[in-house]
The RNA shown here (SAM riboswitch aptamer (S box leader)) has 101 nucleotides. Its mean pLDDT, the model's own confidence on a scale to 100, is 86. The sequence was found by an Rfam model in a public genome assembly.

């Protein structure tokens, strides 16, 4: 790395170090010296797998993940509409879990 397949409008942040980035990519809008990334440290949340039960659900934090904005919002195709406006439903890409190669 890449294939399957499920899910993505819920839900959870202080504290030292760090200094100027960051929201995946394009565009937009955002956050940001009242401190971005990134490390640590602790606390938290519970999507998935595990493990429990009184099993459509619970509990539980042992694994993976999370912890501004709906995957921040749109990107491609349809279909309503006068419309490059808005709306909707598919889909592409992306993220995470789990299972193969």
């Nucleotide at each position: 790395u890449u294939c399957u397949u499920a899910u993505c409008a819920a839900g959870a942040g202080a504290a030292g170090c760090g200094g100027a980035g960051g929201g995946a990519c394009u565009g937009g809008c955002c956050c940001u010296g009242u401190g971005a990334a990134g490390c640590u440290u602790c606390a938290g949340c519970a999507a998935c797998c595990a493990a429990c039960a009184u099993a459509u659900u619970g509990u539980c934090a042992g694994g993976u993940g999370c912890u501004a904005a709906a995957u921040c919002c749109a990107g491609c195709u349809a279909g309503c509409g006068a419309a490059u406006a808005g709306c909707u439903a598919g889909g592409c890409a992306g993220a995470u879990g789990a299972g193969g190669a």
Its Rfam family is "SAM riboswitch aptamer (S box leader)". From the family's description: The SAM riboswitch is found upstream of a number of genes which code for proteins involved in methionine or cysteine biosynthesis in Gram-positive bacteria.